[in-house]
RNA sequence: AUCGUCAAAAAGCAAAGCCGCCGCAAGGCGGUGCCGCAAAGCCAGCGGCCUAAGGCGGCGCUGCGGCGCACGUAAAGGUAGCGCGGCUGCCAAU
Numbered sequence: 001a002u003c004g005u006c007a008a009a010a011a012g013c014a015a016a017g018c019c020g021c022c023g024c025a026a027g028g029c030g031g032u033g034c035c036g037c038a039a040a041g042c043c044a045g046c047g048g049c050c051u052a053a054g055g056c057g058g059c060g061c062u063g064c065g066g067c068g069c070a071c072g073u074a075a076a077g078g079u080a081g082c083g084c085g086g087c088u089g090c091c092a093a094u
Base pairs, nucleotide, nucleotide: 001094002093012037013036017032018031019030020029021028022027035081041087042086043085045084046083047082048079049078050077055073056072057071058069059068060067061066
């Protein structure tokens, strides 16, 4: 410098579950951790998926101010351990 194709080693990360905290929720953060990961390091740009407090609509009640809901809708909320894409990179190999 190239590469993430093969083998080995060192090191790294940590799913579910459990505990604590934050959040309406999805989910996140910290601890623990036996799934697993060669980018399971970082970034929500594109597609997918998840959620719905507030908004809007619907329905019901009303003293007409408003209130309620096992309802609908919809990301600006999430997911980088769903895929694509972008950025960076240890060790090894060449």

About this RNA:
c-di-GMP-I riboswitch aptamer from a Burkholderiales bacterium, 94 nucleotides, folded computationally. Rfam family: c-di-GMP-I riboswitch aptamer. Rfam describes the family as follows. GEMM was predicted in a large-scale screen for bacterial structured RNA regulatory elements. The sequence was found by an Rfam model in a public genome assembly.